[in-house]
RNA sequence: CGGGGCGUGGCUCAGUGGCCUAGAGCGCACGGCUUGGGACCGUGAGGUCGGUGGUUCAAAUCCACUCGCCCCGACCA
Numbered sequence: 001c002g003g004g005g006c007g008u009g010g011c012u013c014a015g016u017g018g019c020c021u022a023g024a025g026c027g028c029a030c031g032g033c034u035u036g037g038g039a040c041c042g043u044g045a046g047g048u049c050g051g052u053g054g055u056u057c058a059a060a061u062c063c064a065c066u067c068g069c070c071c072c073g074a075c076c077a
Base pairs, nucleotide, nucleotide: 001073002072003071004070005069006068007067010026011025012024013023018057028044029043030042031041032040050066051065052064053063054062
């Protein structure tokens, strides 16, 4: 320098244009149960989808640029 993959709540992931101003598991908070704890049951908080811009009636999902991590190749020595 070129090519490719990934980036979604604290963590691990799903969702690939409209039923999603986004779900699941774990974790967390509160309550129930218990002598107490764990387990179990119920309720709840928490993300605007790495960033910016664009396309579209409509974008997490498409396009461009950019940032971070990883992989491959090239170049120099």
The prediction has a mean pLDDT of 81. Predicted 3D model of a 77-nucleotide RNA (transfer RNA) from an Elusimicrobiota bacterium. Its Rfam family is "tRNA". Rfam describes the family as follows. Transfer RNA (tRNA) molecules are approximately 80 nucleotides in length. Rfam classes the family as a transfer RNA. The organism belongs to Elusimicrobiota, within Bacteria.